Notes:
Two RNAs folded together computationally: RNase P RNA and transfer RNA, 492 nucleotides in total. The coordinates come from a structure-prediction model, not an experiment, and the mean pLDDT is 78. Rfam match: Bacterial RNase P class A.
[in-house]
């Protein structure tokens, strides 16, 4: 200098001119409902999106208990509340210009529970969960054969999980001793248990002990635990206003699976066919709001203070041309900055010479001649400018998405 | 605005303790027939919608996305 990573911000690029749209107030005409002109103000996002969670609010008269259904899963914490978000711990994996190793920085993790039970581990391969001799090693001991005998041979009893091979995954891992060969059969370290002690709120962490070691993986497989959770959903609902044509069935119906309970109720429910309306007002936008500052906290956050009002429409508005200016890609040029040569000036600093006068490089400064064009900078041409559009409101998560801007980003050993 | 369902060969469609990806039709090639059909036999043809996770293993389980279907509103 250019990647690349994390984190935090912007973003129909900005003005300016013209002609257009919605929604509020506030005038002024016209009018039989109801239209029309004018001023003024205001008018899309970080994701409005998927509807994946979580909640505000409505309504199921007021109240509920058990079950089954879903959902969540390492500790503390924040929150109104979460499956969201900070921190922390434990597994894992990365860290560019050359490799390990600790440390350090970042990253991903539906991260309880596999001695409560059922269940599954294909194919391979001998054996797949109180496992297993296929190759293969031994054959101490008994046995057979040779031999006078020591011993020698066979691999017949049988020993043997060390090495080969099979798999994802072979029942502790290296190294030593030992042995017929072998094996935690023994022993050093490392892994597992297990009990104690010490930090820590705690998930753990550490340190001592003691045990040859018993105890594979799957729970996004049923499951156990431990917690949470009523249905439905603004088409909820409330209030008016037009129109229609009513018939059938049931006895129960509401708390919106079951069951207990608890309401209501024959002038009553319920469900089906058929008939009408497809209006208006409201629910509606001040909010677990936004900015600033300030405290207090590693941090998500939360406290105080000041300040501002920021679409609320009905299948639905926020666009359209033009001019100037500005970003971004790329492509030519120019040489100011820069980089590269070669020369002078000067003697600052280092090194070198080594003692009073003379020399040798390196750097650092300051000028001229040339030369280049990665990159900043200037000039000119061509080309781009994503994704996406409030529908009752918030909080997160997830997907989409040209771009652009700002911070941050780590060392010590050993080998080669 | 707000539920619900499915997507597996050209087409309709099965696939359940997760380990072989599969049936009719349809096409192709040979047989039978004088010839077509209907029959007989043999075969090709698959990113399982896409894309991560969990697993040794994923059409299957658990998340994110695409697309297509289909459902309601109020009065009596």
């Nucleotide at each position: 200098u250019g990647a690349g990573c994390g984190c935090g911000g912007c973003a129909a690029g900005a003005c300016g001119g013209c002609c257009g749209c919605g929604g509020g107030c506030g005038g002024g005409g016209a009018u039989g409902g109801u239209c029309c002109c004018c001023g003024u103000c205001u008018g899309a996002g970080g994701a409005a999106a998927g509807u994946c969670c979580g909640a505000g609010c409505a309504c199921g008269g007021c109240a509920g208990g058990a079950c089954a259904c879903g959902c969540u899963g390492g500790u503390g914490g924040g929150u109104a509340a979460c499956g969201c978000c900070c921190a922390c711990c434990c597994g894992c994996c990365c860290g560019a210009a050359c490799g390990a190793u600790c440390a350090c920085g970042g990253g991903c993790g539906a991260g309880g529970g596999a001695c409560a039970g059922u269940g599954c581990c294909a194919c391979a391969g001998a054996g797949a969960a109180c496992a297993g001799a296929c190759c293969g090693c031994c054959g101490a001991u008994g046995g057979c054969u040779c031999g006078a005998a020591a011993g020698a041979g066979c691999a017949c009893a049988g020993g043997c999980a060390a090495g080969g091979g099979u798999g994802a995954a072979a029942c502790g891992g290296u190294g030593g001793g030992g042995u017929a060969a072998g094996a935690g059969c023994c022993c050093a370290c490392c892994g597992c248990c297990c009990c104690g002690a010490c930090g820590g709120u705690g998930a753990c962490g550490c340190c001592g002990g003691g045990g040859g070691c018993a105890c594979g993986g799957c729970a996004a497989a049923c499951c156990c635990c431990a917690g949470c959770g009523c249905g439905u959903g603004c088409a909820a609902g409330g209030u008016c206003a037009a129109g229609c044509a009513g018939c059938c069935u049931c006895c129960g119906c509401c708390c919106u699976g079951u069951c207990c309970g608890g309401g209501c109720a024959a002038g009553g429910g319920a469900g089906g066919c058929g008939g009408g309306u497809a209006g208006a007002c409201u629910g509606c936008u001040c909010g677990a709001g936004g900015c600033g500052c300030u405290c207090g906290g590693c941090g998500a956050c939360g406290g105080g203070c000041g300040u501002c009002c920021c679409a609320g429409a009905g299948a639905a508005a926020u666009g359209g041309c033009c001019g100037u200016c500005g970003c971004c890609u790329u492509c030519g040029g120019c040489a100011g900055g820069c980089c590269c040569g070669c020369c002078c000036c000067g003697a600052g600093c280092c090194c070198c010479c080594g003692u009073c006068a003379a020399a040798u490089g390196g750097u650092g400064g300051g000028g001229g001649c040339g030369g280049g064009a990665a990159c900043c900078g200037c000039c000119g041409g061509a080309g781009g400018a994503a994704c996406a559009g409030a529908a009752c409101u918030c909080g997160g998560c997830u997907u989409a998405c040209c771009g652009c801007c700002g911070c941050g980003c780590a060392g010590a050993u050993c080998g080669c | 605005g707000g539920g619900g369902a499915u997507a597996u060969a050209g087409c309709u469609c099965a696939g359940u303790u997760g380990g072989g990806a599969g049936a009719g039709c349809g096409c192709g090639u040979g047989g039978a027939u004088c010839g077509c059909a209907c029959c007989c036999a043999c075969g090709a043809g698959g990113u399982c919608g896409g894309g991560g996770g969990u697993u040794c293993g994923a059409g299957u389980c658990c998340c994110c996305c695409u697309a297509u279907c289909u459902c309601c509103a109020c009065c009596a």